[in-house]
Molecule: transfer RNA
Organism: Candidatus Aenigmatarchaeota archaeon
RNA sequence: GGGUUCGUGGUCCAGUUGGUUAAGACGCUGCCCUCACAUGGCAGAAAUCGCCGGUUCGAAUCCGGCCGAACCCA
Numbered sequence: 001g002g003g004u005u006c007g008u009g010g011u012c013c014a015g016u017u018g019g020u021u022a023a024g025a026c027g028c029u030g031c032c033c034u035c036a037c038a039u040g041g042c043a044g045a046a047a048u049c050g051c052c053g054g055u056u057c058g059a060a061u062c063c064g065g066c067c068g069a070a071c072c073c074a
Stems, first nucleotide, its partner, number of pairs: 001073007010026003019057001028044005050066005
């Protein structure tokens, strides 16, 4: 330098024939439970989806550029 895959809550990730509220687990907060702690139960907060632009009535999803990561080729 070229190619492939990927980038989504604090962490691990799901969600791709574009369509109303971005699901789940762990973690966090509150309440219940207990003499208390742990376990368990219930509820809640937390991601405008790497950045910029384009297509579209509508983009996490499609297209282009850039940034970053892993692997492969040179």